[in-house]
RNA sequence: GUUGAUCCUGCCAGAGGCGACCGCUUUUGGAGUUCGAUUAAGCCAUGCGAGUAGAAUGAAAUUAGAUUCAUUGCAAACUGCUCAGUAACACGUGGAUAACCUGCCCUAUGCUCUGGGAUAACCUCGGGAAACUGAGAAUAAUACCGGAUAGAUCACAACGCCUGGAACGGUGUGUGGUUGAAAGGUUACGGCAUAGGAUGGGUCUGCGGCGUAUCAGGUCGUAGGGGGUGUAAUGGACCCCCUAGCCAUCGACGCGUACGGGUGUUGGGAGACAUAGCCCGGAGACGGAUUCUGAGACACGAAUCCGGACCCUACGGGGUGCAGCAGGCGCGAAAACUUCACACUGCAGGAAACUGUGAUGAGGGAACUCCAAGUGGAUGCACAUAGUGUAUCUCUUUUCUUUACUAUUAAUCGGUAUUGGAAUAAGGGCUGGGAAAGACCGGUGCCAGCCGCCGCGGUAAUACCGGCAGCUCGAGUGGUCGUCGCUUUUAUUGGGCCUAAAACGUCCGUAGCCGGUUUGGUAAAUCUGUGGGUAAAUCAACUAGCUUAACUAGUUGAAUUCUGCAGAGACUGCCAGACUAGGAACCCGGGAGAGGUGUGGGGUACUCAAGGGGUAGGGGUAAAAUCCUGUCAUCCUUUGAGGACCACCAGUUGCGAAGGCGCCACACUGGAACGGAUUCGACGGUCAGGGACGAAGCCUAGGGGCACGAACCGGAUUAGAUACCCGGGUAGUCCUAGGUGUAAACGCUGUGGACUUGAUGUUGGGGGGUGCUCCGAGCACUCUCAGUGUCGAAGCGAAGGUGAUAAGUCCACUGCCUGGGAAGUACGGUCGCAAGGCUGAAACUUAAAGGAAUUGGCGGGGGAGCACCGCAACCUGAGGAUUGUGCGGUUUAAUUGGAUUCAACGCCGGAAAACUCACCAUAGCCGACGGACAAAUGAAGGUCAGUGUAAUGAACUUACCGGAUUGUUCGAGAGGUAGUGCAUGGCCGUCGCCAGCUCGUGCCGUGAGAUGUCCUGUUAAGUCAGGUAACGAGCGAGAUCCCUGCCUCUAGUUGCCACCAUUACUCUCAGGAGUAGUGGGGCGAAUUAGCGGGACCGCCGCAGUUAAUGCGGAGGAAGGAAGGGGCCACGGCAGGUCAGUAUGCCCCGAAACUCUGGGGCCACACGCGGGCUGCAAUGGUAGCGACAAUUGGUUUCGAAUCCGAAAGGAUGAGGUAAUCCACAAACGCUACCGCAGUUAUGACUGAGGGCUGCAACUCGCCCUCACGAAUAUGGAAUCCCUAGUAACUGCGUGUCAUUAUCGCGCGGUGAAUACGUCCCUGCUCCUUGCACACACCGC
Repeated sequence: GUUGAUCCUGCCAGAGGCGACCGCUUUUGGAGUUCGAUUAAGCCAUGCGAGUAGAAUGAAAUUAGAUUCAUUGCAAACUGCUCAGUAACACGUGGAUAACCUGCCCUAUGCUCUGGGAUAACCUCGGGAAACUGAGAAUAAUACCGGAUAGAUCACAACGCCUGGAACGGUGUGUGGUUGAAAGGUUACGGCAUAGGAUGGGUCUGCGGCGUAUCAGGUCGUAGGGGGUGUAAUGGACCCCCUAGCCAUCGACGCGUACGGGUGUUGGGAGACAUAGCCCGGAGACGGAUUCUGAGACACGAAUCCGGACCCUACGGGGUGCAGCAGGCGCGAAAACUUCACACUGCAGGAAACUGUGAUGAGGGAACUCCAAGUGGAUGCACAUAGUGUAUCUCUUUUCUUUACUAUUAAUCGGUAUUGGAAUAAGGGCUGGGAAAGACCGGUGCCAGCCGCCGCGGUAAUACCGGCAGCUCGAGUGGUCGUCGCUUUUAUUGGGCCUAAAACGUCCGUAGCCGGUUUGGUAAAUCUGUGGGUAAAUCAACUAGCUUAACUAGUUGAAUUCUGCAGAGACUGCCAGACUAGGAACCCGGGAGAGGUGUGGGGUACUCAAGGGGUAGGGGUAAAAUCCUGUCAUCCUUUGAGGACCACCAGUUGCGAAGGCGCCACACUGGAACGGAUUCGACGGUCAGGGACGAAGCCUAGGGGCACGAACCGGAUUAGAUACCCGGGUAGUCCUAGGUGUAAACGCUGUGGACUUGAUGUUGGGGGGUGCUCCGAGCACUCUCAGUGUCGAAGCGAAGGUGAUAAGUCCACUGCCUGGGAAGUACGGUCGCAAGGCUGAAACUUAAAGGAAUUGGCGGGGGAGCACCGCAACCUGAGGAUUGUGCGGUUUAAUUGGAUUCAACGCCGGAAAACUCACCAUAGCCGACGGACAAAUGAAGGUCAGUGUAAUGAACUUACCGGAUUGUUCGAGAGGUAGUGCAUGGCCGUCGCCAGCUCGUGCCGUGAGAUGUCCUGUUAAGUCAGGUAACGAGCGAGAUCCCUGCCUCUAGUUGCCACCAUUACUCUCAGGAGUAGUGGGGCGAAUUAGCGGGACCGCCGCAGUUAAUGCGGAGGAAGGAAGGGGCCACGGCAGGUCAGUAUGCCCCGAAACUCUGGGGCCACACGCGGGCUGCAAUGGUAGCGACAAUUGGUUUCGAAUCCGAAAGGAUGAGGUAAUCCACAAACGCUACCGCAGUUAUGACUGAGGGCUGCAACUCGCCCUCACGAAUAUGGAAUCCCUAGUAACUGCGUGUCAUUAUCGCGCGGUGAAUACGUCCCUGCUCCUUGCACACACCGC
């Protein structure tokens, strides 16, 4: 590190130690049993690595000493190197040798007599390229040979004695056979025999230490016997004969791997891994085989042969063996000088001197390991102050440098002293987490790259590449590989198996393992004591020596195993005996049961057949069709045949080892429980291998076949439908005899035994009693044994759960597991007729896979509640037409950009003629500030005239004015409707007209979390009430705020008026009335706008629990939230906006800034949205006549009058507004039209006018006349609305120079339907499943 989070299981990775190699870096010294082991026991040029003796002997040449050659003796079997082979008496350890040998050495005794013949070197002569070799003549010995003696050995003796566990041993006597010693020398030393010792070996043997059973049988000299051969010696070691054995699940045989041990690394230990170096043992010497000599070899530097490789050659023939020391090639990631010396220690020879020795001792090389030291210290000053920089010599000198002495065989190295001078001496890795150390800068932009694991990188990278800074270790530091630990992750110590990997499908049972009570014995095992052994080195402790340390030395200890002796007697074992609680057997008793096998019988249904009746359908499905039926079906009835099956009873009832077993009867038969009695006496438990049984399916052979029914054929469904549904239908299901041997063969829980609170059902047996009784073998209660269920305490468990039928506490035995995948696959073996079964891997791949529980989300799961952006009922629309507008698409120089389900589309207040404006084509302009350059020899700028241009003093020509900052360039800016709404703030939309979202304390849970917030009733509401391990609280809901509706009070202008007076006009029935105005009076009504009141289920009845609350009623302007609005939780949607403004980063910077005129945003085959107008008679046209409320007004609203047909024009009162101005339409009345494309409609087009504005062509609005299109109520699908609402109808205002079918408001007229429900669309709560959590647009 698996998850949104949690607890587990489980593996992966990191941090420690050791070893080999590699990268970067490097001052010095010391020590070491370090340095071609790993790969090639591969191949080797060259040099060296074994000689010595003149006191055994001969000779040559020489002046002598000496030297050389040869014979001879001893040595060369040691030392040194390597680890190929070997799973073995190879090694370790302990024994045996009555089955053996032993040169040189030591001890003891005895002996050393007598003869003989050769031969090398040398000399002479030959052969050959060489290596080498031949012939002839001569000669000596401690060389060789003969004889004698001593001796050795064998046989015999019915022999005696000694040792011993046992004579085949020793010894003595006699006889015989075989065999048979000596060496000398120059007096130092040798030689021979026998016996003993020491040393070194040979052989045999107990025990110990690798993997594999996908190796289970092996073996014929094999196992043994008799007799021989051979050897130092035993032995099938070898040979002849005879017997048929021997080894093996305690793992033979085979295969693979491997020298073994002392020891090393690691670990707390048990262990695991390693074992090349030093020591002990073994084996080998190019591969293989053989042999001689010798005490010893089957011999690394001896011989012979074969094989392969190489070298020389005169081609005839010869030669070589570095796994010795150096060195070379090759192989590789991987390993040193062709050095010095025999001075030390050893070894060989020698009487000795001495000689030899790549053994050994030394040096050189190596960042091989370990140990030790340093790369400075002090003081002053400065600074950005844990410190850094600088200056001085004020200090020191390990190292560096100069010189001398000393040690050593020699030369180095080293040691001591000395000269100079801080001088000559620091790196590696890392900095996202784990894990110490950067929220620094630049670059990069899922690229380049990093990363053990998790994971970084897609334009603001603490993770890449650099810089700076920091952390860590330090002459080192990191990487790769291996190994131990971490890992209780192979669990003996010390794990598990219901669901995570894991109990064989079940039982029987062999080996094995384990085993009741008791007595005695024994002492195998166990324990104790005491000897021996466990080589040295190593290790531990303590001392000591090198300046310390590493290192070395000493002493003591440890080194588990092995072994001798002595003792103990509890437990285990063994022997002998006893017992009955386990177990078994037998008998008796009455019971229970779908236990098994066989035989016989029965029943209903079904199908078929026949007879009779009967007529047009039947069947099937969601709906159909295929199908059957006039050759008479389906249906009713009678009879017969056939095969399968066994309703009800029937029950978390019974039986069985499991699979499994269900009509009835009989026969045979297995097992269990209970009650009683007897016998045996541990006879038992579990079981590798083995055996038996084992659903369904499948296979073989023979029967059988009603029904069902894989395959198959049709019909439907569907985009398809090799399916689900329907009609048919073959194997099969059934029986007999065999085979297969598997299942979610499950309680996913092995068998047996013991112990550990309970409650309540039920089946079988038994006991005593009480009550009832239909008197029954009845019922109920109670105790107990055996079974079978539910709940549940402690305990256990990751939890779910389990809980005397344990998953608790223990014992015995068996099986099985060790991350996921590949894979229950491949190969092999075995079983099977086949299909297949059993056994059962690896390469490779992967960081998780998995279990249980939690919170959400989701479900074409369930339950409850709710909503006109749900349905139902009702009303009006839109979707069809024309047209205005927005969007897409297309087109275009540009048709700027944004917004895209609800929650984009008359939206960006976005009604764009210029402006707006961001787009297109064109033409111009602009740099605060700083550096450099130019300029008073006059910068920029302005101007008459001309050239130039569409136009311009932009530019140019000429002239004048002007008076200091301007121009160019490099930086840096202003500005940017350029980019990023996925870097942001702010604002807004939406979930949400919802009723939710949380907290404190307590309680529950290992924990995430849960509870509260749940249940019942109720509400618009988590609104309230009752219950409740919860009790309270907060944000929301509600209330508070505004408007409207009723009342009281207050106020009186610009408002209003019951009133009075009066002017003008009109009407008049002549009385008066109305309208407009003026003056007075007033605030009672109305209006305006302020303070208050009023409504709370308050009252009554009913329902409800006496509650919350609901229904109805009274009163009231208003009744159950009175109506409308504002406000609207925790949060989500990377929702929208960088183009309102703000703003990080990035970009442009004389252009992507800014300005001008023009064009475009208004295009047009087409598609979509929300509107306007209509399709007409509830209407249209004409005329006449009424009634509003919001609200706006000074570059403004504009009365009134005049002109015009109208739009409009002229003059212009009043108004900075309760004062003046702007004000309705539907409606009512009258007339016409008469259902038509019309007197409906009013698009399009023509002509003529008007208005605004620099400007009306692209591209504005209005008026008049003419023109008169589509359209006759709109498909699928769809929107809004529950009352002053929908619908209809106008008015105001925003934008505004002009332009409203748009937005926001205002009044007028004014309905229908429901008073429900959760079917559709969604929302909230509870519950359930989940392999989802980016959360079903998931996986």
Molecule: small-subunit ribosomal RNA
Organism: uncultured marine archaeon